Overview: Predicted 3D model of a 73-nucleotide RNA (transfer RNA) from a Minisyncoccota bacterium.
[in-house]
RNA sequence: GCCAUCUUAGCUCAGUUGGUAGAGCGGCGGUAUCGUAAACCGCAGGUCGUCGGUUCGAUCCCGACAGAUGGCU
Repeated sequence: GCCAUCUUAGCUCAGUUGGUAGAGCGGCGGUAUCGUAAACCGCAGGUCGUCGGUUCGAUCCCGACAGAUGGCU
C1' cells in the first nucleotide's frame, strides 16, 4: 500500500425484506432471613463509531472518514 470482516447499554452479544432497540452478566431498590449469600420481583442505563446521501421514515441501504481484528504484498 491492497483486500475482507467488525464497531449497538458498564461488559459479552442479539436484532432488522427500512416502521420509533432487546437478552445475559453487572449496577440500584424491594420481598424474604436472626443475619448474609443464593432465590424471586421491579427499576435505571443507548444521539445503534463520526459526518453526509437516498427515503414519508435509516441501527438496517449508499459514500467518505476514524478505530479494531485477520489476510496479502
Source information:
It matches the Rfam family "tRNA". The source organism's lineage runs through Bacteria, Bacillati and Minisyncoccota. It was read from a public genome assembly. Its mean pLDDT, the model's own confidence on a scale to 100, is 80.